[in-house]
RNA sequence: CCUGGCUCAGAUUGAACGCUGGCGGUAGGCCUAACACAUGCAAGUCGAGCGGGAACGCGUCUUCGGGUGUUAUUAGAGCGGCGGACGGGGGAGUAACGCGGGGCACCUACCUUGAGGUACGGAAUAACCACUGGAACGCAUACGCCCUAAGGGGGAAAGUAGGGGAUCUUCGGACCUUACACUAUUGGAUGAGCCCGCGUCGGAUUAGCUUGUUGGUGGGGUAAAAGCCCACCAAGGCAACGAUCCGUAGCUGGUCUGAGAGGAUGAUCAGCCACACUGGGACUGAGACACGGCCCAGACUCCUACGGGAGGCAGCAGUGGGGAAUAUUGGACAAUGGGGGCAACCCUGAUCCAGCCAUGCCGCGUGCGUGAAGAAGGCCUUAGGGUUGUAAAGCGCUUUCGGCGGGGAAGAUGAUGACGGUACCCGCAGAAGAAGCCCCGGCUAACUCCGUGCCAGCAGCCGCGGUAAUACGGAGGGGGCAAGCGUUGUUCGGAAUUACUGGGCGUAAAGGGCGCGUAGGCGGACGAUUAAGUCAGAGGUGAAAGCCCUGGGCUCAACCUAGGAACUGCCUUUGAAACUGAUAGUCUAGAGUCCGAGAGAGGAUGGCGGAAUUCCCAGUGUAGAGGUGAAAUUCGUAGAUAUUGGGAAGAACACCAGUGGCGAAGGCGGCCAUCUGGCUCGGUACUGACGCUGAGGCGCGAAAGCGUGGGGAGCAAACAGGAUUAGAUACCCUGGUAGUCCACGCCGUAAACGAUGUGUGCUAGCCGUUGGGGAACCUAGUUUCUCAGUGGCGCAGCUAACGCAUUAAGCACACCGCCUGGGGAGUACGGUCGCAAGAUUAAAACUCAAAGGAAUUGACGGGGGCCCGCACAAGCGGUGGAGCAUGUGGUUUAAUUCGAAGCAACGCGCAGAACCUUACCAGCCCUUGACAUCCCGGUCGCGGUUUCCAGAGAUGGUUACCUUCAGUUCGGCUGGACCGGUGACAGGUGCUGCAUGGCUGUCGUCAGCUCGUGUCGUGAGAUGUUGGGUUAAGUCCCGUAACGAGCGCAACCCUCGUCUUCAGUUGCCAGCGGUUCGGCCGGGCACUCUGGGGAAACUGCCGGUGAUAAGCCGGAGGAAGGCGGGGAUGACGUCAAGUCCUCAUGGCCCUUAUGGGCUGGGCUACACACGUGCUACAAUGGCGGUGACAAUGGGCAGCAAGGGGGCAACUCGGAGCGAAUCCCGAAAAGCCGUCUCAGUUCGGAUUGUACUCUGCAACUCGAGUGCAUGAAGUUGGAAUCGCUAGUAAUCGCGGAUCAGCAUGCCGCGGUGAAUCCGUUCCCGGGCCUUGUACACACCGCCCGUCACACCAUGGGAGUUGGUUUUACCCGAAGCCGGUGCGCUAACUACAAGGAGGCAACCGAUCACGGUAAGGUCAGCGACUGGGGUGAAGUCGUAACA
Repeated sequence: CCUGGCUCAGAUUGAACGCUGGCGGUAGGCCUAACACAUGCAAGUCGAGCGGGAACGCGUCUUCGGGUGUUAUUAGAGCGGCGGACGGGGGAGUAACGCGGGGCACCUACCUUGAGGUACGGAAUAACCACUGGAACGCAUACGCCCUAAGGGGGAAAGUAGGGGAUCUUCGGACCUUACACUAUUGGAUGAGCCCGCGUCGGAUUAGCUUGUUGGUGGGGUAAAAGCCCACCAAGGCAACGAUCCGUAGCUGGUCUGAGAGGAUGAUCAGCCACACUGGGACUGAGACACGGCCCAGACUCCUACGGGAGGCAGCAGUGGGGAAUAUUGGACAAUGGGGGCAACCCUGAUCCAGCCAUGCCGCGUGCGUGAAGAAGGCCUUAGGGUUGUAAAGCGCUUUCGGCGGGGAAGAUGAUGACGGUACCCGCAGAAGAAGCCCCGGCUAACUCCGUGCCAGCAGCCGCGGUAAUACGGAGGGGGCAAGCGUUGUUCGGAAUUACUGGGCGUAAAGGGCGCGUAGGCGGACGAUUAAGUCAGAGGUGAAAGCCCUGGGCUCAACCUAGGAACUGCCUUUGAAACUGAUAGUCUAGAGUCCGAGAGAGGAUGGCGGAAUUCCCAGUGUAGAGGUGAAAUUCGUAGAUAUUGGGAAGAACACCAGUGGCGAAGGCGGCCAUCUGGCUCGGUACUGACGCUGAGGCGCGAAAGCGUGGGGAGCAAACAGGAUUAGAUACCCUGGUAGUCCACGCCGUAAACGAUGUGUGCUAGCCGUUGGGGAACCUAGUUUCUCAGUGGCGCAGCUAACGCAUUAAGCACACCGCCUGGGGAGUACGGUCGCAAGAUUAAAACUCAAAGGAAUUGACGGGGGCCCGCACAAGCGGUGGAGCAUGUGGUUUAAUUCGAAGCAACGCGCAGAACCUUACCAGCCCUUGACAUCCCGGUCGCGGUUUCCAGAGAUGGUUACCUUCAGUUCGGCUGGACCGGUGACAGGUGCUGCAUGGCUGUCGUCAGCUCGUGUCGUGAGAUGUUGGGUUAAGUCCCGUAACGAGCGCAACCCUCGUCUUCAGUUGCCAGCGGUUCGGCCGGGCACUCUGGGGAAACUGCCGGUGAUAAGCCGGAGGAAGGCGGGGAUGACGUCAAGUCCUCAUGGCCCUUAUGGGCUGGGCUACACACGUGCUACAAUGGCGGUGACAAUGGGCAGCAAGGGGGCAACUCGGAGCGAAUCCCGAAAAGCCGUCUCAGUUCGGAUUGUACUCUGCAACUCGAGUGCAUGAAGUUGGAAUCGCUAGUAAUCGCGGAUCAGCAUGCCGCGGUGAAUCCGUUCCCGGGCCUUGUACACACCGCCCGUCACACCAUGGGAGUUGGUUUUACCCGAAGCCGGUGCGCUAACUACAAGGAGGCAACCGAUCACGGUAAGGUCAGCGACUGGGGUGAAGUCGUAACA
């Protein structure tokens, strides 16, 4: 950079929860248990259909018993009519003609239209009643209707009420008229019924389903078509365009989201469907198989006198229950609508209202103006101030909403108002009654302090918290929204993250292993026809509501309302004919055939060949052979290996051989023959689109593996042995069986790869190579054109990049396959295949916030190249062994103060612990303090010396003496000092070096580290800085898309080495003089020296080499030569390196102590381990003697000479010197003599003893001296250190610290080596390059088993439940069929009887139930399998170099 997932910001909601809550409008309000329901109400009405008909009350009469009128067309029930099929509810079931469009073989009460009719007679029956009465029935007539044999036959009805002139009357009425009914009928309207194309969720780990099934004929049946039902006949029907099965689900208008396309959804409102405790059934009816009807079965509940009965809130309220969660047992029929009625009216939990709830949407308010002393308070602070903040207070003003008082609607066409004294209007008082919630690390607007200290907690993702947290909690401040704000849940969006719009597959997930080919998809040229797709016009439909636009009404808005548009769709119809399709025809460019040539490890079968290996036989021959890093196992004296000859067997085919050939892929390699597939080139005769792709399907398919039978030389899993190793079930070695080979049959997978599907067309080139053809020419050939393959490079283009690039990964088309985060997992279950191994198809739970690709910079590599360094090597001397010194660890201790920890801690901080130091321990003391500043009071001092007392001392008290501050305006006025007091404060070597500054170590005195501009790259970044030379060096030169520059390197600085000049004391003495013989003196400054200046060295010169450069080599000259030696000087950075105990410092902590003082102790301990040193082990030495030659330095609380004492340490004493003058001061190794290889004349530890010195004081715990003692040690294992020249080694000298104490440290000089072939190796470093899974950077990363804990899941003997299928049994109610000898009113007949009906019985069907056997899903399940996740467990080290 890309891929890719996760997450967030938006909108939404029937919501819930937390905190908070002023008002109004409007809408919404059991999403869960279609769980169970107490109580009330939700469907009645009609007296103008009928029989009839109380009571209270009132009036009146009364024989007081009552009667009667009214109430009263009353209540109550009954028959009858209409309505209870609407309205209301919830969404269980349903994947279906259920729902959205079209159709017809049908019915439709009430309503409507047209044209008719409404006459008569007699039965049954409820209430009631004991008698009256006369609905349901029948007959007649009949338009139309039905049947028909075409003549005919069949089939209706009901009245009631009001009014009324004449007429009639049995006084009831008839009659007329009006209204409502009734009957039959023609249309309509409305509402049902049925049929059909298309559309309508997921699963193929559901692939076959179906027997009334599909169709026909005949019959039955229905309002009506139809296997709807039945009999017979035929054998069909559905299905990969997904039948069947399983799961889920009411569908739609719409709603939410979205730019859209889509996705999700189906609360409220509206249309349809299905349901009404569960299952079944029919009856009635216009309509039901009926929510508030019936029958049966079942479960449940209730009543009961136990005989038997009753019930169904998924109507409105309400209750219990469930739940995160969802309201009143309200008012009214005033309005709208519904039922009944002529009507009045009645009914109406439909509806209209009210109540509850911030549940949503909308509106309003909680004041407005002024007000700087920028008040107080809070918070922060660098202590100055800042901020809260015009905010408040104060002053002025207003009154919406709410409150109080008054008035008071519309909604009502004539009456009627639940709402409601509501909306609205007026008045009054008073800033009055009215603000919260979330957030402030990034995404994402908003920052500080305190508390906390990986705790408590936060968290949407990344992630915060381990003592300075803008991330937790609080506070101040800020940001956002606001009567709400957050959280949680849901859906869409962002997500182009399923990609139709709009994605991909070389390496990120993804091309099937390869071919043939079915269905399907797509398909060359020409004209013609058609009109399915397509396009255009018209018509119908797409309900209303909603969305959108324009208006209107509530003060606005939400809301309501009118109109329009839209509803992207479907259907019908008319037309167009370009394109696609279809039909018929023609063509040859695609494809194929034919003819002539050609190349080839293409395939199959059979035969043949030589080399090699092994074995066998024989010969020669003798002690080994073989094998490895080295060995051993192994073979061999019974003769191996080696060698010669002969023979046998099996397998494989050297050279040729090639980014050569062939094949679809797998794959194919000695030679010959036979059979056979494909390909290429040339010719252009033929066919005439015959083509491409290809789900399923079929075939082929390396190796290994399996089965049967052969074969078996070599090789070689397993196995055995030998080695290696900590182990070595490996790598290496010796053996060795399956297997490898052949035949036949399976398996069907591979990094089956070009990690790149097949086909076609198009798009710059150059160079090879294989096969064929053509042309030209200077013809053994060369050049060139072309077709088909196979390679390299490369333009455009593409790509995240790498790369691809006419053999595409470019530009397009066609078709197929495949992908959608990592893990779980290519696993489980199921299916299919297989003898098995296993293959194929293929999930989920759970878990993570990543996994991944390409490229970049580093780092790293037991990768590569080049180069350097005392890095190795070559040398010299050490350490490691001994004794001692010193530091550290450990241990010990009251304390053994603290720090330093690989190199880069350990003779380090410490240039010096007896006290002090000192920080530690024990004990005893002090508390404004040992030290600083300020204030108050006092004193005038301090300070020194000193007496005594207490005490361990600090300290406290006390005596005496000395001394008597400065300025001065002469005032204790000022300064200063001391004492006492008070509080601010002091103090802390207490913590944090991982909060810091400063300083330091280290890589490393290594040669590196960067920048500006330009250029290249999407970018990180690259280039420069790489390359060729060269150097100590990124030093310099050359080249170069780079050109320049900076920090480093080098130089400039100091010092040593040569010369010169100046200067000449304290230094020097050549020459001169003096001399006590000492540069001592005069003198001098030449020399040495001292310390100032200068010169000198630059590859400058010559030769060679190199590229003519840089440079290198050699030479000359020179004191010095290629950086002359040494020092100082340390780039960007690394190690959270070291130091808070040098100092400084943030924060934290202590404050009669973690501060301060003192005495004593400790830091000095000691079974042990390590580092660094000293001294040795001896003869290159010890001892004795001798006495020559330095340099650096130091010295007044000092160095101290000469002299004296002591064996000595030392001491007495003190000349000289504040030092080129005097002193320390003697240098030592050297030289001479002696000792003669021994625990010694080596070595000196240890110990005893006697002393010396320093110091207040040497016990713990100093140094030194004398005498005595005389340990270990005889050159040091593994290992390891230093050094390249005046160096190592060796020898002594000085200094700092310091009273005293050095083997340490820092310096000085004396003597003075050896070796460097070289860069293979070890260590460290530099540059280039390469790989990488590392980036805390290899001390990295990381894998698997095992152990422990937790989680989900598979198997599992079984077990429990759901669902479903098949067979059988049982068979309620009901319909249907049969019988119907019992019963029987209407009709007939009138005599019996008949027709018809009913009961009863039988049969068929069927719910529930039962038995048996399956299918399927789910729960549990001892045990068991793997998986995931966990803290720093165990074992190894497989992967990344």
Model confidence (mean pLDDT): 81 of 100.
Predicted 3D model of a 1441-nucleotide RNA (small-subunit ribosomal RNA) from an uncultured prokaryote.